RNA sequence: CACCGAAAGACCAAACCCUUCGCGAGGAGGGGGCGGAAAGCUUCGGGUCUUUGCAAGCAGGGAAAAAGACGGCCGGGCUGCCGAAG
Repeated sequence: CACCGAAAGACCAAACCCUUCGCGAGGAGGGGGCGGAAAGCUUCGGGUCUUUGCAAGCAGGGAAAAAGACGGCCGGGCUGCCGAAG
């Protein structure tokens, strides 16, 4: 030590339920624990998901594009507790 992850003390919080915001994906608060060595922050790249007006006689579907969501999808960037064996 930015490798590694024993011990100890901490931390976060899946699904689900209640309240609330949003067209929606989803977000916030409370309860709750599936799990996490960064499950802290950040859309830089990929990926997944959501939405999409006017006109035209109406209905349905799809592609592209645009705007969003997911940081507990993967990678990258920044920061961080402890210190056994190696």
This is a predicted structure of an 86-nucleotide RNA (c-di-GMP-I-GGC riboswitch aptamer) from a Nitrospirota bacterium. The prediction has a mean pLDDT of 81.